[in-house]
Small-subunit ribosomal RNA, 5' domain from an uncultured Rhodospirillaceae bacterium, 471 nucleotides, folded computationally.
RNAcentral holds the full RNA, with entries from ENA and SILVA.
Context: one part of a larger RNA
RNA sequence: GGACGAACGCUGGCGGCAGGCCUAAGACAUGCAAGUCGAACGCCCCUUCGGGGGAGUGGCAGACGGGUGAGUAACGCGUGGGAACGUACCUUAGAGUGGGGGAUAACGCCGGGAAACUGGCGCUAAUACCGCAUACGCCCUUCGGGGGAAAGAUUUAUUGCUCUAAGAUCGGCCCGCGUUGGAUUAGAUAGUUGGUGGGGUAACGGCUUACCAAGUCUACGAUCCAUAGCUGGUUUGAGAAGAUGAUCAGCCACACUGGGACUGAGACACGGCCCAGACUCCUACGGGAGGCAGCAGUCGGGAAUAUUGGACAAUGGGGGCAACCCUGAUCCAGCCAUGCCGCGUGAGUGAUGAAGGCCUUCGGGUUGUAAAGCUCUUUUCUCUGUGAGGAUGAUGACAGUAACAGAGGAAUAAGCCCCGGCUAACUUCGUGCCAGCAGCCGCGGUAAUACGAAGGGGGCUAGCGUUGUUC
Numbered sequence: 001g002g003a004c005g006a007a008c009g010c011u012g013g014c015g016g017c018a019g020g021c022c023u024a025a026g027a028c029a030u031g032c033a034a035g036u037c038g039a040a041c042g043c044c045c046c047u048u049c050g051g052g053g054g055a056g057u058g059g060c061a062g063a064c065g066g067g068u069g070a071g072u073a074a075c076g077c078g079u080g081g082g083a084a085c086g087u088a089c090c091u092u093a094g095a096g097u098g099g100g101g102g103a104u105a106a107c108g109c110c111g112g113g114a115a116a117c118u119g120g121c122g123c124u125a126a127u128a129c130c131g132c133a134u135a136c137g138c139c140c141u142u143c144g145g146g147g148g149a150a151a152g153a154u155u156u157a158u159u160g161c162u163c164u165a166a167g168a169u170c171g172g173c174c175c176g177c178g179u180u181g182g183a184u185u186a187g188a189u190a191g192u193u194g195g196u197g198g199g200g201u202a203a204c205g206g207c208u209u210a211c212c213a214a215g216u217c218u219a220c221g222a223u224c225c226a227u228a229g230c231u232g233g234u235u236u237g238a239g240a241a242g243a244u245g246a247u248c249a250g251c252c253a254c255a256c257u258g259g260g261a262c263u264g265a266g267a268c269a270c271g272g273c274c275c276a277g278a279c280u281c282c283u284a285c286g287g288g289a290g291g292c293a294g295c296a297g298u299c300g301g302g303a304a305u306a307u308u309g310g311a312c313a314a315u316g317g318g319g320g321c322a323a324c325c326c327u328g329a330u331c332c333a334g335c336c337a338u339g340c341c342g343c344g345u346g347a348g349u350g351a352u353g354a355a356g357g358c359c360u361u362c363g364g365g366u367u368g369u370a371a372a373g374c375u376c377u378u379u380u381c382u383c384u385g386u387g388a389g390g391a392u393g394a395u396g397a398c399a400g401u402a403a404c405a406g407a408g409g410a411a412u413a414a415g416c417c418c419c420g421g422c423u424a425a426c427u428u429c430g431u432g433c434c435a436g437c438a439g440c441c442g443c444g445g446u447a448a449u450a451c452g453a454a455g456g457g458g459g460c461u462a463g464c465g466u467u468g469u470u471c
Base pairs, nucleotide, nucleotide: 001471002470003469004468006467007466008465009464010463013343014342015341016340017339018338019336020335021301026299027298028297030296031295032294035060036059037058040057041056043054044053045052046051067254068253069252076179077178078177079176080175081174082173085171086170090167091166092165093164094163095162096161097160098132100130101129107122108121109120110119111118112117138147139146140145152159153158154157180226181225182224187217188216189215192214193213194212195211196210197209198208199207229251230250231249232248233244234243235242236241256277257276258275259274260273279290280289281288282287307333309332310331311330315329316327317326318325319324346376347375348374349373356367357366358365359364381408382407383406384405385404386403390398415460416459417458418457419456420441421440422439426455427454428453429452430451436443437442
């Protein structure tokens, strides 16, 4: 000198664009953050008979989006390759969609319980469930054979459903190389290393299991310990390189702590389930409920970080044929000089160089064209009016916003740090090794340009200084 998610002190007019719990992955009151479909189905309620509403069964979606960085030194990430795989919705092509069955929720009746919830009996539908037929494309095969699908709806020309092949997209897996410090960590390892058989997975594989062999890694640092999410990037630097990983984007990991699977194309699932634990709450003491590292917000911690706001208008996502519904994603608004950028706090003229202040060698000098005065302007500001574009036919939260026009009036708007040298900027008074200053050198013990004040000056400016971190 540069940089910052900064903080603190003094000060503070406006706008644009960004940013805003770095600490306790501490605990959380309250509200909202994931629903939707009646063009799958039965039932109930209302009805203007068009339709609307409700809880269920069923379908799709809740694996996306959003948050955080605890863990992880690892094929986690980055980069470049690979083969033994999966892929709902979407696209293309081929084939099919035949004929049957038994239940069950809702509902009704009777109960249990404080509640959460739940039991028995009975009735009923489906695109829910289960056989049969068909498939020869798929899988296994000893080549004989065996196994394996489907669903309808309506407005009658659409939309679904099943199987197969391919595509696209997304994902799982493997490998080469790179990826912090410590040797005051030198040996580590028994499913460990390899093989065979069985099992398992969508898939390769000690992934798992039985048996056999005794291997495998390591001074080119294994193992252990500590620290840490990684990258594109950011920042400094002429570069080499150092530091860093907020915001934005890609990947990973996690969701009170630990474990587990279920469903599903996809999870071992933040706002799903089960078990255990800690904590909190309700209880009629028998038993139950919960998980903000979603958006706001509260307490706590801290030097420190915002509103319990508006809207789905746009973009995007889920559902639906659609109308539409949902969306704290998102778009906006609010708060904060936290940062960057821009603008303003007036312009011209004005010498009796006014008054006052300060200094003085008492002559004067300086503050200083500064002020006053005169002549103007209106960026800002206040008021009034018009008023886009974001919106393709309709639809605007922002918001009567941006912008434009008119009226008023210098009106509403300057501070902070420093002045011994480094380092731009000096005098007087007070103090007297005291009070104090200080980044380093050092100032202060009676003439202090270094402390405190004043006048004057220098620097930057809606900021200026200090502290912290880093180059």

The coordinates come from a structure-prediction model, not an experiment, and the mean pLDDT is 85.